[in-house]
Context: one part of a larger RNA
Molecule: small-subunit ribosomal RNA, 5' domain
Organism: uncultured bacterium
């Protein structure tokens, strides 16, 4: 000089786009942030319609049962020096939805919530009994190239016979009928996703040198979806190590940013990929998938309730609050658009995400007028007192009209309906020079000087170094310099 998630001091007209707790992984009122299906099934309740007054059909509401989703999304970086991670290779695995192909969906049982009724309890919630439904739950048949046994054959991938196991579920719609539509079971492939395994790669200390007993390796077993000392019994006694092992201490990684001709250096905000984390700490349930942010259980800290018996809770989602800091934003609007759940669908839901608002934080555009205008006006400053300079500067004319303000039209984003932004952007017409400049510097380095106060005081100051009675270095004031809606300082970084 350059850079920045900055922050402080002064000044502040205005637009696009971007970024915004970096410190307490500190506690956190209040709202919202994962629902969703009636085309799985029972029920209760409201309207209507029909009724032989027994009921029944139809809409719609509401818990409940089931069933997919909650294991994406978002937020944060505490641990964690490790196959976390970047790159290359790699199999003993697993996979809901989604496509392809195949073959099936036979036949019986059971149970329970809703309900009802009956009791505990402040609550939270709980407990007997009774009753019912399904695509809920278990048997039965039936089955393939599926499993697991024996055998044979193998090119060692695997094929063949053979025994034994092992499935399912069913709903809408229309029908005179065939029928359509969505679903279910089982096999094979795919595609997407993951789960381990290993080469290379990338931080300091040797004032850390020896480490190590599930430790190193085998065998039989458990165990997982899978390999494996992943756990276990027995057995061997071995493994790592100055090419730094073990210990300490730092730290998420990465693509990437700055910087710098380059080799390097420093860093990891915003976005993209991975990891890890969810009040601490451990756990396992349930699933295709977690060992689960907004789910479960135990301990532990805090914090709230309480009828003192007992109970609730977890913003490192979104906005907000406290505190902490030098510092960091609204408890907004909308699901219109893109994506996601659930659904045949209509649609619900969606603080993802689109938007608006706050802040010059940052980059980038504009403006705060323009051309004329000399006797060279006043005032101010200087002054050898002649004059210099402020300076075409200003009044003064003549002109524009970005910007503002008043009116009018008015989008694209939406491929068929639908717009939060937003009467926004943009466009036309008027108005009138109107409404808009500040900051730091002038002693070298460094670009720009004079005067007055002061008198090692006051004060300056990135290094040298100014300042003790003529200070270009302090203050002030005219003048000049440089940047400019900024300008300087502090901090870091090359």
């Nucleotide at each position: 000089c350059g850079a920045c998630g900055a922050a402080c001091g002064u000044u502040g007209u205005u637009g696009g786009c971007g970024u915004g707790c970096c410190u307490a992984a500190u506690g956190c009122a209040u709202g919202c942030a994962a629902g969703u299906c009636g085309c799985a099934c029972g029920c209760a309740c409201u309207c209507g319609g029909c009724u032989u007054c027994g009921g029944u059909c139809g809409a719609g509401u509401g818990a409940g049962u089931g069933g997919c989703g909650c294991a994406c999304g978002g937020c944060u970086g505490a641990g964690g020096a490790a196959c976390a991670c970047g790159u290359g290779g790699g199999c003993a695995c697993c996979u809901g939805c989604c496509c392809u192909c195949u073959c099936g969906u036979g036949g019986g049982g059971g149970a329970u919530a809703a309900c009802g009724c009956g009791g505990c309890g402040a609550a939270a919630g709980c407990c007997a009994c009774g009753c019912u439904a399904a695509a809920c739950c278990c048997g039965c048949a039936u089955a393939c190239g599926c499993u697991c046994g024996c055998a044979g054959c193998u090119u060692c991938g695997g094929c063949u016979g053979u025994g034994a196991g092992g499935a399912a579920a069913c709903c809408g719609c229309a029908u005179c009928a065939c029928g359509c539509g969505g679903g279910c079971g089982g096999g094979a492939g795919g595609a997407g996703g993951g789960g381990c395994c290993u080469g290379c790669g990338g931080c300091c200390c040797a004032u850390c040198a020896g480490g190590u007993c599930g430790u190193a390796g085998g065998u039989g077993g458990g165990g997982u979806a899978a390999c494996g000392g992943c756990c276990u019994a027995c057995c061997u006694a071995g493994c790592c190590g100055a090419u730094g092992a073990c210990g300490g201490g730092u730290a998420g990684c990465u693509g990437g940013u700055c910087u710098g001709u380059g080799a390097g250096g420093a860093c990891a905000a915003c976005c993209a990929g991975c990891c890890a984390g969810a009040c601490u700490g451990g756990g396992a349930c349930u699933g295709a998938g977690a060992c689960a942010c907004g789910g479960c259980c135990c301990a532990g800290a805090c914090u709230c309730c309480u009828a003192c018996g007992g109970g609730a809770g977890g913003c490192a989602g979104c906005a907000g609050c406290a505190a902490g800091g030098a510092a960091u934003u609204u408890u907004c609007c909308c699901c219109a658009a893109u994506g996601g759940g659930c659904g045949c669908a209509a649609g619900c839901c969606u603080g993802a995400g689109g938007g608006a608002g706050c802040a010059a934080c940052g980059c980038c555009g504009c403006g705060u007028g323009g051309a004329g205008g000399a006797u060279g006006a006043c005032g101010g400053c200087c002054u050898u007192c002649g004059g210099g300079u402020u300076g075409u500067a200003a009044a003064c004319u003549c002109c524009u009209u970005u910007u503002g303000g008043g009116g009018g039209g008015g989008a694209c984003g939406a491929u068929g309906g639908u717009g939060a932004c937003g009467g926004u952007a943009c466009c036309c017409c008027c108005c009138g020079a109107a409404u808009a400049a500040g900051c730091c510097c002038c002693g070298g380095c460094u670009a720009a000087c004079u005067c007055u106060g002061u008198g090692c005081c006051a004060g300056c100051a990135g290094c040298c170094g100014c300042g003790g009675u003529a200070a270009g270095a302090c203050a002030g004031a005219g003048g000049g310099g440089g940047c400019a809606a900024g300008c300087g300082u502090u901090g870091u970084c090359c």